[in-house]
């Protein structure tokens, strides 16, 4: 320098005329303002609102190394460990700096399941090819010492298979071998000391006990439900109806000659409370269910906020604090536009200074913080390979 990958930011601006919505205004004057980085998806978390005595258990769902940030989060920051790429060290096993990438990062000694084929054998893992004949057993030869064979004996160092084969390398030792012994490496340990807020790290000591949980599962922590079409207010209308189910019980008090009426309490059927249960609550008819009829207009919620911008301070950082300043959509079938010129960026041609063309993804609907997805082009940073120069 070119290319590729990843991450972050920007992603149109200005002027004039006309038009549209909202706000201020007595005003038809005048002024101010008007769609994003994702407004998308509806995947999370909240604010807010209602239900509610929001209570218990199970189920279901979410998270899972440590510390911190935040209103909170399945989000973010920094670190730890592992892994990957490799300069280097070592006889070997192995170790491994710096920088970057990745991790859905608790538990396999609670239990269950899974690993085809191959292979002797896949975790109660029982030896196919092999190795050994020390001691013992059996047979044969031999006067005997001894020799040979065998496996009913020993062995898993060598070989075979596989993703994975009873931790590994080297030396000694042994009949042949094996942590059998030693040195080193690796792993494990609620062990000791030191450092650190902590995860962990270093040294020492002890031991040598497959894998897999993005399989079921276990452990720990957390989760009430619904959702702005929530909810509140005003207006309007509401068959002197229909069908079905259940109930019309008990007690107390008052009025009354009585019949009866009024009030209160308890409870039944039947509802509500997420999916179930317990519990709770409404409840003696303004009950529950079905079919059907009428009305459905307006206001509010509705934009001053976990708010924006600038400067300063603290912090590795996410972020927090202070000071100052600003008000920046609120529509309701839906406004935020059109025209002209200039500027910016990109592409092509070419007379080097002109011409032509293009500018992506895409439109608020209660609000905010995240995540995911889409995107012409531009800027910045990191990594990888290639090339060139020093």
């Nucleotide at each position: 320098g070119c290319u590729g990958c990843a991450a972050a930011c920007c992603g149109u601006u200005c002027u004039a005329u006309c038009g549209c919505g909202c706000c201020u205004g007595a005003a038809u004057a005048a002024g101010g303002u008007g769609a994003g980085g994702a407004a998308a998806g509806u995947c999370c978390g909240g604010g807010c609102a209602a239900c509610a005595c929001a209570g218990g258990g199970c189920g279901c769902c979410g998270c899972a190394c440590u510390u911190c940030c935040u209103a909170a989060c399945a989000g973010g920051a920094a670190g730890g460990u592992g892994u990957u790429u490799u300069a280097g060290c070592g006889a070997a096993a192995g170790c491994g700096a710096a920088a970057g990438g990745c991790a859905a990062c608790g538990g396999a000694u609670a239990g269950u399941g899974c690993a085809g084929c191959a292979g002797a054998a896949a975790a109660u893992a029982c030896a196919c090819c092999g190795c050994c004949u020390a001691a013992g057993u059996a047979c044969a030869g031999g006067c005997a010492a001894c020799u040979g064979u065998a496996a009913c004996g020993g062995u898993a160092a060598g070989g075979u298979u596989g993703a994975a084969a009873u931790a590994g390398u080297g030396a000694g030792g042994u009949a042949a071998g094996a942590g059998c012994u030693c040195a080193c490496u690796g792993g494990c340990g609620a062990g000791a000391u030191g450092a650190g807020u902590g995860a962990u790290c270093a040294u020492c000591c002890g031991c040598c006990u497959g894998g897999u949980a993005a399989a079921c599962c276990c452990u720990g922590c957390g989760g009430g439900u619904u959702g702005u079409a929530a909810g509140g207010c005003c207006a309007a209308a509401u068959a002197u109806a229909c069908c079905g189910a259940c109930a019309c019980u008990u007690c107390c008090g008052g009025u009354g000659c009585a019949a009866a009426c009024c009030g209160g309490a308890a409870u039944a059927a039947a509802g509500c409370u997420u999916g179930c249960c317990c519990g709770g609550u409404u409840g003696a008819g303004u009950u529950c269910g079905g079919a059907g009829g009428g009305u459905a207009g307006g206001c509010u919620g509705c934009u001053c906020g976990a708010g924006g911008c600038a400067c300063g301070g603290a912090g590795u950082g996410a972020u927090c604090c202070g000071u100052g300043u600003c008000c920046c959509a609120g529509a309701u079938a839906a406004a935020u536009g059109a025209u002209a010129g200039a500027a910016u960026c990109c592409c092509g041609a070419u007379u080097u200074a002109u011409c032509g063309g293009g500018a992506a993804c895409a439109g608020a609907a209660c609000c905010c913080g995240g995540c995911u997805u889409a995107c012409a082009g531009g800027u910045u940073u990191g990594c990888a390979a290639c090339a060139a120069u020093a």

The RNA shown here (Bacterial RNase P class A) has 390 nucleotides and comes from an uncultured bacterium. It matches the Rfam family "Bacterial RNase P class A". Rfam's curators write: Ribonuclease P (RNase P) is a ubiquitous endoribonuclease, found in archaea, bacteria and eukarya as well as chloroplasts and mitochondria. It was read from a public genome assembly, where an Rfam model found it.